[in-house]
Context: one part of a larger RNA
Molecule: large-subunit ribosomal RNA, domain VI
Organism: Dolichospermum sp.
């Protein structure tokens, strides 16, 4: 742009993807078969590989500064205490997020039309003959079923719900202006994301950020007393800090504009 009124949902499924793996043990059963050695078809049951799909409870992984320790060295006038700089200096852990080596599913069942194959009735041919006329069984293969896209499917589908009306020029057509449902730009922001787009939110607000409070995490701050000659130790102390997590709370920041239908 279209999909002949303007929107918001929620749908139908033409068509398209994707996926349909393999293996071992057990039962039948040491059975049928086989002198013997060996050794099934079928059936039920069970584990596992490989892959895929989604997630992070658990086990790790990161986690550039969240927490602690410690080294050399230099500042902050020294002491205590902190700070910069040395690969985050190193070292020890470690929230959210992302992830795998980790955690849960997953192939399928039943259906239908066949291939090889087997078969019933059956004549051309008094017999025979699964074929010639009819009807059946029958695969990891086809078609469903299972997922995921999908009406630009222009053959452009359906159902709900929402709006449908004022003024002004003009003599009517017509034209222009305000506005409906509603959109959109703009802004806060995000488990969304390369940009679009997606989703939550714009004062009638918890979207963000900050402040409260928790919750994880570190591991017991700093000062101060006490004990020791000291190095250090115990008390105050499960303290003291604390990202991305959890609720609350308008203190900051979400200002501010436009497009949008009735004669088609």
């Nucleotide at each position: 742009c279209g999909c002949a009124c303007g929107a918001a949902a929620c749908u139908u499924g033409a068509g398209g993807g994707g996926a349909u793996u393999c293996u071992u043990c057990u039962u039948u059963a040491g059975u049928a078969c086989g002198a013997g050695a060996g050794g099934a078809u079928u059936u039920g049951g069970a584990a596992g590989g490989a892959c895929g799909u989604u997630c992070c409870u658990c086990u790790g992984g990161u986690g550039u500064c969240c927490c602690a320790g410690u080294u050399g060295u230099c500042g902050c006038g020294c002491u205590a205490g902190c700070g910069g700089c040395a690969c985050g200096g190193c070292u020890g852990g470690a929230u959210a997020g992302c992830u795998a080596u980790g955690a849960a599913c997953g192939g399928a069942a039943c259906g239908g039309a066949u291939a090889a194959a087997c078969g019933c009735u059956g004549a051309a041919a008094g017999c025979a003959u699964a074929u010639a006329a009819g009807c059946g069984u029958g695969a990891a293969g086809c078609c469903c079923g299972c997922c995921c896209c999908g009406a630009g499917a222009u053959g452009a589908g359906g159902u709900u719900u929402c709006g449908u009306a004022g003024g002004g020029u003009u003599a009517u057509u017509a034209c222009c202006c305000g506005a409906a449902a509603g959109u959109c730009c703009c802004c806060u922001g995000g488990a969304a994301g390369a940009c679009g787009a997606c989703c939550a939110g714009g004062u009638u607000g918890a979207u963000a950020g900050g402040c409260c409070g928790g919750a994880u995490g570190u591991g017991u701050a700093c000062g101060u007393g006490c004990a020791g000659c000291a190095a250090u130790g115990c008390a105050c102390u499960c303290a003291g800090c604390u990202a991305a997590c959890c609720g609350g709370u308008a203190c900051u920041a979400a200002c501010g504009g436009a497009c949008g239908a009735a004669u088609g």